A computed fold for a 159-nucleotide RNA from a sheep gut metagenome, annotated as Lysine riboswitch aptamer.
It matches the Rfam family "Lysine riboswitch aptamer". Its family is annotated with lysine biosynthetic process in the Gene Ontology.
Of the family's consensus pairs, 100% are formed in the model.
RNA sequence: GAUAGAGGCGCGGUGUUCAUCAGUACGGUCCGGCAAAGUCAGGCAGCUGCCGAACGGGAAAGGGUCCGCCGCCGAAGAAUCAGAGGGUGCCUGCCCGCAAGAUUCUGGGCUGCAUGAAAAGAUCAUGCAGACUGUCACAAAACUUUGUGGAGCGCUAUC
Numbered sequence: 001g002a003u004a005g006a007g008g009c010g011c012g013g014u015g016u017u018c019a020u021c022a023g024u025a026c027g028g029u030c031c032g033g034c035a036a037a038g039u040c041a042g043g044c045a046g047c048u049g050c051c052g053a054a055c056g057g058g059a060a061a062g063g064g065u066c067c068g069c070c071g072c073c074g075a076a077g078a079a080u081c082a083g084a085g086g087g088u089g090c091c092u093g094c095c096c097g098c099a100a101g102a103u104u105c106u107g108g109g110c111u112g113c114a115u116g117a118a119a120a121g122a123u124c125a126u127g128c129a130g131a132c133u134g135u136c137a138c139a140a141a142a143c144u145u146u147g148u149g150g151a152g153c154g155c156u157a158u159c
Base pairs, nucleotide, nucleotide: 001159002158003157004156005155008073010072011071012070013069014068015067018064026057028055029054031052032051033050034049037048038047039046040093041092042091043090044089045088076106077105078104079103080102081101083098085096086095087094107133108132110130111129112128113127114126115125116124117123135150136149137148138147139146140145
């Protein structure tokens, strides 16, 4: 350097089921109230009348879950930067998702706490702590354990 491979509540994608979102948003009928209110924030412009009660209808996206399928073992994830797009148009911000790029960080999942995202006590991300687990090095015991340390830029096998 090439090829193959291991970790396990392992990783990602996707289809389906179920719940949640929610009796919410939004239509219909009818009644009442208001003259500034809404449109992500501010400014200018544009557009729309707006709000509520009753009755009767009534979602979806996003985020999850079950089972299956596919691709995998830096699997993948996160942060920052730059990019193009959307949130009525322009300016200044903010938010949202997107594909690919650069740099940096993380061996892996689990539990607890904090912070943030989220409609959410679901779930996810980050940080800290804890035990567990794979692996390598060193030391001890003595034959499979214990302790310390390291990181996937690692480890094992073959060439």